FMN riboswitch aptamer (RFN element) from Microbacterium mitrae, 129 nucleotides, folded computationally.
[in-house]
RNA sequence: UACGUGCUCCGGGGUCGGUGUAAUUCCGAACCGGCGGUGAUAGUCCGCGACCCGAGGCCCUUCGAGGCCGAGGUUGAUUCGGUGAAAUUCCGAUACCGACAGUUAAAGUCUGGAUGAGAGAAGCACGAG
Numbered sequence: 001u002a003c004g005u006g007c008u009c010c011g012g013g014g015u016c017g018g019u020g021u022a023a024u025u026c027c028g029a030a031c032c033g034g035c036g037g038u039g040a041u042a043g044u045c046c047g048c049g050a051c052c053c054g055a056g057g058c059c060c061u062u063c064g065a066g067g068c069c070g071a072g073g074u075u076g077a078u079u080c081g082g083u084g085a086a087a088u089u090c091c092g093a094u095a096c097c098g099a100c101a102g103u104u105a106a107a108g109u110c111u112g113g114a115u116g117a118g119a120g121a122a123g124c125a126c127g128a129g
Base pairs, nucleotide, nucleotide: 001128003127004126005125006124007123008122010120015029016028017027018026030109031108032098033097034048035047036046037045043096044095052073053072056069057068058067059066079093080092081091082090100112101111102110
């Protein structure tokens, strides 16, 4: 300290009321927003992760099955005005989006997979230049 290897740690948020036999799911009003990038700060620009599908491969086997890796696929949503060298990122306004399963009533907010996984952040050690 650009780089390599290993290890440690961190790494997702959000409700009240009303109606009703029953709803945090409907109605009314609210609240929330992973990670990296971007001439300037992003839920809605670009990319990534997770959920879901998965060619193929490996391990094990009590022959039931199970576990691991995994190319690739799928994957939601914004405009206008202002300032400025520069902003779909700031300010003002206006909208929109939010997996799957469960539930005495339909879910971004409840429960569950998840005390999981992970994009990545930080630190330490050794090496090397």
The model forms 100% of the base pairs in the Rfam consensus.